[in-house]
Formats: sequence, C1' cells, structure tokens
RNA sequence: GCCCCGAUAGUUCAAGGGAUAGAACUUCCGCCUCCUAAGCGGAUGAUGCAGGUUCGAGUCCUGCUCGGGGCACCA
Repeated sequence: GCCCCGAUAGUUCAAGGGAUAGAACUUCCGCCUCCUAAGCGGAUGAUGCAGGUUCGAGUCCUGCUCGGGGCACCA
C1' cells in the first nucleotide's frame, strides 16, 4: 500500500429498512431480612465521525477514525 471483518448502555450481546433501539451483568432506589448476601420490583444509561439514498437508516452507499485478520513491498 491492497483486501476482508468489526465499532450499539460502564461491560457482554440482540434488533426483516418501519412506532418509544431490547436483554443480561453492573450502578442507584425500594421491598424482603435482626443485618448482609441472595431473591423480587423500579430507575438511570447507547447506535464511532461526516455526508448520501429513502416517506422512513443501528441496518443500504461513500469518505474518515479506531480495533482485529490476510496479502504484498522491504533496493
């Protein structure tokens, strides 16, 4: 340098182009308990950046950034 894959909550993962992006763990609050843990209920919290297509984009297209892998170059 070229090619491929990936980037969503603090973490690990979901989401046929279609309503308010969902779950588990974590955190916080409450219930329970003599107290704690466990358990139960609730709350907070996210689409890497910039454009494009579309009535509508996490999803499709382009560029960039970051991460992983492969190939090439290395006089």
Transfer RNA from an uncultured bacterium, 75 nucleotides, folded computationally. It matches the Rfam family "tRNA". It is annotated as a transfer RNA. Its family is annotated with triplet codon-amino acid adaptor activity in the Gene Ontology.